[in-house]
Context: one part of a larger RNA
RNA sequence: CCCGCCCUAGGGAAUUCGGCAAGUUAGCCCCGUAUCUUCGGUAGAAGGGGUGCCUGGGGUCCUGAACCGUAAGUCCUGCUACGCAGGGCUAGCGGGAAGGGAUCCUAGGUCGCAGUGACCAGGGGAGGGCGACUGUUUAACAAAAACAUAGGGGGCUGCUAGGCCGAAAGGCUGAGUACAGCUCCUGAGGUCUGCCCAGCCGGGGUUGGUGAAGCCCGGUUUCAACCGGGUGAAGCCCCCCGAAGCGGCGGCGGUAACCCUGACCGUCGUAAAGUACCGUAAUUCCUUGCCGCUUAAUUGGCGGCCAGGGAACGGCUUAACGACCCUCCCACUGUCCCAGGGCGGGACCCG
Numbered sequence: 001c002c003c004g005c006c007c008u009a010g011g012g013a014a015u016u017c018g019g020c021a022a023g024u025u026a027g028c029c030c031c032g033u034a035u036c037u038u039c040g041g042u043a044g045a046a047g048g049g050g051u052g053c054c055u056g057g058g059g060u061c062c063u064g065a066a067c068c069g070u071a072a073g074u075c076c077u078g079c080u081a082c083g084c085a086g087g088g089c090u091a092g093c094g095g096g097a098a099g100g101g102a103u104c105c106u107a108g109g110u111c112g113c114a115g116u117g118a119c120c121a122g123g124g125g126a127g128g129g130c131g132a133c134u135g136u137u138u139a140a141c142a143a144a145a146a147c148a149u150a151g152g153g154g155g156c157u158g159c160u161a162g163g164c165c166g167a168a169a170g171g172c173u174g175a176g177u178a179c180a181g182c183u184c185c186u187g188a189g190g191u192c193u194g195c196c197c198a199g200c201c202g203g204g205g206u207u208g209g210u211g212a213a214g215c216c217c218g219g220u221u222u223c224a225a226c227c228g229g230g231u232g233a234a235g236c237c238c239c240c241c242g243a244a245g246c247g248g249c250g251g252c253g254g255u256a257a258c259c260c261u262g263a264c265c266g267u268c269g270u271a272a273a274g275u276a277c278c279g280u281a282a283u284u285c286c287u288u289g290c291c292g293c294u295u296a297a298u299u300g301g302c303g304g305c306c307a308g309g310g311a312a313c314g315g316c317u318u319a320a321c322g323a324c325c326c327u328c329c330c331a332c333u334g335u336c337c338c339a340g341g342g343c344g345g346g347a348c349c350c351g
Stems, first nucleotide, its partner, number of pairs: 001346008010337002014335001019332001027051005036041001038188001052110012067095004073089007111115001123330007130322002135147002151186007162173004189317004194249003199246002201242005208237003214231006250268005277309002289305006
């Protein structure tokens, strides 16, 4: 010096990207618990007190002989005897003292620094982001805000279905049958989900137009090839519908008796001209935006403002939950000021 472990005056996160690591807390009993809430929860919230041993007193429960009570049954006797009455014995059941066991309460005493005396054994609180939750995952660098999930919505499918595997035979879904199966999107709950069908995609639709081969007719050819006309499917043109289908959702100029702003007006223009709600955000430029709170000081955090985001590529919110991520506070500490000491194993030297 390296690895593992233990202790430390005073300070207590000053360390660091970050309390990473290590500490603190810890069992059981009693008291007592805010906010929010989907009324279940949050809760072991938080925060307090007690805890060993000895002695006395008391409560509750179990065990506990003789004995007492009761008595199914059984035996005997009687009778107007498929039954009733009287008497004897008894299993069982109930009561039952001392003693023993368990547990709790209470009073007094007693020892230590310390009584869940060792082992074992939650640190806590507050705000925010994401995901509702329990689950699942990159076997061997990622456990997550990714995947899944109940719930919501769309599409296909009437069964010889639809979808999938296979060249076929055949098989799976399924020995199921629309309250079913397959498939796509979204992702508990609450509250909502605006406008646009011009483009792409999908569905539907009469007449008309276009529309290949084939077929029919005609021409041509020795026969054909070939040429013209007719018939004429899907598709396209045309019309309508569908955005929880792919997607999209404006500009300029002026205007209020300080200034500023612009409810308002004009104009261009689109298929429609971003509604609700949120907003410097997991949205990354400008940007350390501006204001407030937090600090002695804050590119941080939270709350406002607002460029911007924006509604199942879901928008916003939300109790509970999370080895998730960010910030703050209390407690506590060798993380640090700043280092010291100790133990074990290596390294090192000799053999």
A computed fold for a 351-nucleotide part of an RNA from a marine sediment metagenome, annotated as large-subunit ribosomal RNA, domain IV. RNAcentral holds the full RNA, with entries from MGnify.